Small-subunit ribosomal RNA, central domain from an uncultured prokaryote, 349 nucleotides, folded computationally. Its mean pLDDT, the model's own confidence on a scale to 100, is 89.

Context: one part of a larger RNA
C1' cells in the first nucleotide's frame, strides 16, 4: 500500500448550509505537468540470485553475468487525467402564468369544556374505590339555572392524508414570508455533487430574568393496600406545564437504513398537478412529483429488502474492530448550573 464492514450482530454524525479538499457533462484546437516509449549518465565494493573455478566435499574463497530507481538530463508520442483558448445543452440555475399544503413569523378573534366567584332554586349528602378511608358538605355542598372572571387546549372534519432539512406542525381570519411540484416556453452556459474544520436550526426535561397560572401535576402531605410499601390505587398539592427574552444541545433525535446520481420484471391502492378520450360518469387512459401494500430477478446469516432497495454501479463524508472497566478518569473546549463534547489506561473474563 491492498484486502472487511455499518436495518436487527460493533458501526450512519439529530438535521440541513457551507470553507478547504476530493470528484465532476458533450465537443474542437493547443500545451506537455501527470502518463508512455527510446537514448545517455548514474545506482561503489561486498552480500543476495545465475553460470563457472579452487581448497578431497561443504562451509569458505574466487572469476564472469544478471538484478536493483517515485533518479537526473535529453529526444519523441498525445489516447486518457490536467492546464489554456473556444463552442454546446442532456446536469444545474433563472424568468413567465398556474396548483396543493397543520411549512414558518406576527397580530386579532370564536365556541365547547374544566375550575373559581356572585345570585336564585333546593336538601343531606357528595366524592372516591376491588372494597374503603383521608377529603368536601347544615357556616347549605353535590345537583340545577342565570351572570361574571381567567388560563390552557382546539372535538367532529382526520385519512399507512398533507407540509417541513430534521426537531416538528392541527379552531377561524388578516398581513409578512420560505420551500415544493406539473406544463409550455424563453434565457444563462457546467455555474455541479460531496463536504474535514466552521457556523445555523434542533422534542421533552432543566436553568436565568420578568409575567401568567384554569386543568394536569415530579417533590411533598394524608388515606388505603401490604409482612413491609419511601410504589402501583385514592384525596390534596409546590415547582413545572403557558408567554416574552436569553441559555442548555441532548433523546429508542428511529426507517435503529448518510447525501447525490444512473440503471434494473410486474400488480393493486392513495394524494398533487398537466394532458387526452368518449358512452359525461362517484368514468376511463397516458404522464408526473409524493405516499402505502404485495411481489420477480438479485441481495441477505436469517428475518426480511425488493424502482421510496438492504438489487447493480459511481462520487464524497461519517463511523466500527471481543465483553467488562467506560461513554468513565485525567486534561482541553463549551455551560450560570445541571451537565455536554472530545476521550484513555491499569486490571479482569
Nucleotide at each position: 500500500c491492498u484486502g472487511g464492514g455499518c436495518g436487527u450482530a460493533a458501526a450512519g454524525c439529530g438535521c440541513g448550509c457551507g470553507u478547504a479538499g476530493g470528484c465532476g457533462g458533450u465537443u474542437u484546437a493547443u500545451u506537455a505537468a501527470g502518463u508512455u516509449g527510446g537514448a545517455u549518465g548514474u545506482g561503489a565494493a561486498a552480500g543476495c540470485c545465475c553460470c563457472g573455478g579452487g581448497c578431497u566435499c561443504a562451509a569458505c574463497c574466487u572469476g564472469g553475468g544478471a538484478u536493483g530507481g517515485u533518479c537526473a538530463u535529453u529526444c519523441a508520442a498525445a489516447a486518457c487525467u490536467a492546464g489554456u483558448a473556444g463552442a454546446c445543452u442532456a446536469g444545474a440555475a433563472u424568468g413567465u402564468g398556474a396548483u396543493a399544503g397543520a411549512g414558518g413569523a406576527c397580530a386579532g378573534u370564536g365556541g365547547a369544556a374544566u375550575u373559581c366567584c356572585u345570585a336564585g332554586u333546593g336538601u343531606a349528602g357528595c366524592g372516591g374505590u376491588g372494597a374503603a378511608a383521608u377529603g368536601c358538605g347544615u357556616a347549605g355542598a353535590u345537583a340545577u339555572u342565570a351572570g361574571g372572571a381567567g388560563g390552557a387546549a382546539c372535538a367532529u372534519c382526520a385519512g399507512u392524508g398533507g407540509c417541513g432539512a430534521a426537531g416538528g406542525c392541527g379552531g377561524c381570519c388578516a398581513c409578512c414570508u420560505g420551500g415544493a411540484c406539473a406544463g409550455a416556453u424563453a434565457c444563462u452556459g457546467a455555474c455541479g455533487c460531496u463536504g474535514a474544520g466552521g457556523a445555523a436550526c434542533g422534542a421533552a426535561a432543566g436553568c436565568g430574568u420578568g409575567g401568567g397560572g384554569a386543568g394536569c401535576g415530579a417533590a411533598c402531605a394524608g388515606g388505603a393496600u401490604u409482612a413491609g410499601a419511601u410504589a402501583c390505587c385514592c384525596u390534596g398539592g409546590u415547582a413545572g406545564u403557558c408567554c416574552a427574552c436569553g441559555c442548555c444541545g441532548u433523546a429508542a433525535a428511529c426507517g435503529a437504513u448518510g447525501u447525490c446520481a444512473a440503471c434494473u420484471a410486474g400488480c393493486c391502492g392513495u394524494c398533487u398537478g398537466u394532458g387526452g378520450g368518449c358512452u359525461u360518469g362517484u368514468c376511463c387512459c397516458c404522464u408526473u412529483a409524493g405516499u402505502g401494500g404485495c411481489g420477480c430477478a438479485g441481495c441477505u446469516a436469517a428475518c426480511g429488502c425488493g424502482a421510496u432497495a438492504a438489487g447493480u454501479u459511481g462520487a464524497c463524508c461519517g463511523c466500527c474492530u471481543g465483553g467488562g472497566g467506560a461513554g468513565u478518569a485525567c486534561g482541553g473546549c463549551c455551560g450560570c448550573a445541571a451537565g455536554g463534547u472530545u476521550a484513555a489506561a491499569a486490571c479482569u473474563c